[in-house]
Context: one part of a larger RNA
Molecule: small-subunit ribosomal RNA, central domain
Organism: uncultured prokaryote
RNA sequence: CUGGGCGUAAAGCGCGCGUAGGCGGGCUGGUCAGUUGGGGGUGAAAUCCCGGGGCUCAACCUCGGAACUGCCUUCAAUACUGCCAGUCUUGAGUCCGAGAGAGGUGAGUGGAAUUCCUAGUGUAGAGGUGAAAUUCGUAGAUAUUAGGAAGAACACCAGUGGCGAAGGCGGCUAUCUGGACCAUUACUGACGCUGAGGCGCGAAAGCGUGGGUAGCAAACGGGAUUAGAUACCCCGGUAGUCCACGCCGUAAACGAUGGGUGCUAGCUAUCAGGGCUUUAAGCUUUGGUGGCGUAGAGCUAACGCGUUAAGCACCCCGCCUGGGGAGUACGGUCGCAAGAUUAAAACUC
Repeated sequence: CUGGGCGUAAAGCGCGCGUAGGCGGGCUGGUCAGUUGGGGGUGAAAUCCCGGGGCUCAACCUCGGAACUGCCUUCAAUACUGCCAGUCUUGAGUCCGAGAGAGGUGAGUGGAAUUCCUAGUGUAGAGGUGAAAUUCGUAGAUAUUAGGAAGAACACCAGUGGCGAAGGCGGCUAUCUGGACCAUUACUGACGCUGAGGCGCGAAAGCGUGGGUAGCAAACGGGAUUAGAUACCCCGGUAGUCCACGCCGUAAACGAUGGGUGCUAGCUAUCAGGGCUUUAAGCUUUGGUGGCGUAGAGCUAACGCGUUAAGCACCCCGCCUGGGGAGUACGGUCGCAAGAUUAAAACUC
C1' cells in the first nucleotide's frame, strides 16, 4: 500500500456544532498544473530475466540482449479534474404569510390523593398475610366529619398520537426563546455534504456545599418462610429521590441499523398544512409517524429488510480482524472521590 466487512455472528463514536482535510450542480471562455501521446537525455557496474560461451556437469565465471515499470526535458492534445474569469437556478439559504406541537428557560398558580397536627362523633379493635407475627390502639387507634400544615407527582384527556440532535419532554397561566413544516411570489447565486483533532449537550446512580423531606426507599433493625434464608413476603427505616449551584460523563445512551444525495411496484392507518370539488365526505399534493407486502423487484447465512431499506449507486467519518487473558496491567489525560478515557503483553485453547 492492499482485501472483506459492521441489524442479530467481531464491528456505527450516546448526540450535536464545527476546524483542518476529503468530496462537490448547469453553461461559456481562458490556462495547461494533474492527465494523455510523440521525441530527446538519464536510469553506473553487478544482481534478476532471455540467448550464447568457458571450467568433464553444476554451483560459479563470462559475452550479448532485454529490462531497470523511475526522473528530467521538449513538442503537442484539451475530454475529464484543478486553477482563473464570467454567467445561471434546479442544490443550499433569506424575506413576507398561515397553522400545529409534553421542544427549552425562569416565574406564578390549581385540584385530587398521601402523611402529620388540632377539634368533634364513636368503641375495641386496626393493620398485614398463603397463613401469621413483628407493629399501631383504652394515654382512645382504625372508621368518619371539620379545620390546618407540608412536600412530591400531575388521574381522566392519552393515542399504534405529538415535539426534540440525542439524553429526554405531560395539570393550568402568561414571559423569554430554539427548531421543523406548509403556501405564494420575491431575493442571494453553489454560499453545499461530511468531518480527524476540538468544543458543547448528555438518563439513572454517585460526589461537593447549602436547603428541603409528604410518599417511596438501597443500607440497617425486627417479624415470618426455610435444612439454612445475609433473599423473595410483612412491620419499621437512613442515605437518596426534590430545589439551587458545581462536578461526574457513563447505560441493552437500542432501530443493538453513522451522516448526506439521487433512483427503484403498491395497499392501508394516522398527525400537521395546502389545492380542487357536488362541503356528508371524496380526490389530490407536501412533510412526518405506523402497519402490511414480492403470490408483481432486489438484498440476506437465515431470521428478516423492503420509498422511514438491511435494495441500486456515489461522497465523507467512525469501527472490526479467533476465544480467554482484558476493556485488564503499565504509562498518559481527566476527576474531590467513585472512577472515566486511551490501551497492551506474557501465557493459554